RNA sequence: UACCUAUCCAGAGUGGCGGAGGGAAAGGCCCGAUGAAACCCGGCAACCAGCAGUUUGUAUGGUGCCAAUACCUUCAGAAAUUGAAAUGAUGGGGA
Repeated sequence: UACCUAUCCAGAGUGGCGGAGGGAAAGGCCCGAUGAAACCCGGCAACCAGCAGUUUGUAUGGUGCCAAUACCUUCAGAAAUUGAAAUGAUGGGGA
């Protein structure tokens, strides 16, 4: 990097540092000097492993995550926290 597969309306800070950006992309709509990103600390969460031991539990190790549904967008549907798709994100797997 591409492929296979599972999940994506739950959850998570009055902290430190830092200084103008951030929410994937485009369009929208938002967040931000009452302080963005990054980093540190803190926290959330059982995907893999470990341990316990069972319809499971546990943050020990490996990730991941911590505004808004994956912020919204396409098709079907009268509508729905409905069904399907594209793209994306994260875990696991084999090449």

This is a predicted structure of a 95-nucleotide RNA (SAM riboswitch aptamer (S box leader)). Its Rfam family is "SAM riboswitch aptamer (S box leader)". For this family Rfam cites "Structure and folding of four putative kink turns identified in structured RNA species in a test of structural prediction rules" (Huang et al., Nucleic Acids Res, 2021). Its mean pLDDT, the model's own confidence on a scale to 100, is 86.